[in-house]
RNA sequence: GGGCCUAUAGCUCAGCUGGGAGAGCGCUUCAAUGGCAUUGAAGAGGUCAAGGGUUCGAGUCCCUUUAGGUCCA
Numbered sequence: 001g002g003g004c005c006u007a008u009a010g011c012u013c014a015g016c017u018g019g020g021a022g023a024g025c026g027c028u029u030c031a032a033u034g035g036c037a038u039u040g041a042a043g044a045g046g047u048c049a050a051g052g053g054u055u056c057g058a059g060u061c062c063c064u065u066u067a068g069g070u071c072c073a
Stems, first nucleotide, its partner, number of pairs: 001072007010025004019056001027043006049065005
């Protein structure tokens, strides 16, 4: 220098064929127990890496950039 993969909640990740942003763990509150552990219920937490484009509508499609991984040279 070139090819490919990845980037979504604090962490690990899902999100199918473009239309509801989610799960587990963690966090907060409440209840059960004398208390802890545990269980149950409720809740908070998001610039979907950044910018632009297509579209009525983009996490999803297209282009560029950034970061990480991998292969080739």
Molecule: transfer RNA
Organism: Chloroflexota bacterium